The RNA shown here (Pistol ribozyme) has 88 nucleotides. Its Rfam family is "Pistol ribozyme". Its family is annotated with catalytic activity in the Gene Ontology. A reference for the family is Weinberg et al. (2015), "New classes of self-cleaving ribozymes revealed by comparative genomics analysis", Nat Chem Biol.
């Protein structure tokens, strides 16, 4: 000097081509090593598309079947809110 720990700036730390981690004072927190900013990732509301999975009706002598209606997890995407925490 590089490359890494969300992103820029610093700090603090690893690493040597790799991109990780038991490191980054302790502990804590869903909050990502710190601070400041940013809100990318957590968290909380709300909405929308999708539809595991389940109801309802209809038809039927049942068993089934068609196609409609209803609620609907995870997952996506869009607006909002907020932005551990406490000691040295």
């Nucleotide at each position: 000097a590089c490359u890494c720990g969300g992103c820029u700036g610093g700090g603090c730390g690893a690493g040597c081509a790799u991109a990780a981690a038991u490191a980054g004072g302790a502990u804590u927190c869903a909050g990502g090593c710190c601070c400041a900013g940013u809100g990318c990732g957590u968290c909380c509301g709300g909405g929308a598309a999708g539809g595991a999975g389940g109801g309802c009706a209809u038809u039927u002598g049942c068993c089934g079947a068609u196609g409609g209606c209803c609620c609907a997890a995870g997952c996506u995407c869009c607006c909002g809110g907020g932005g551990u925490a406490u000691c040295a």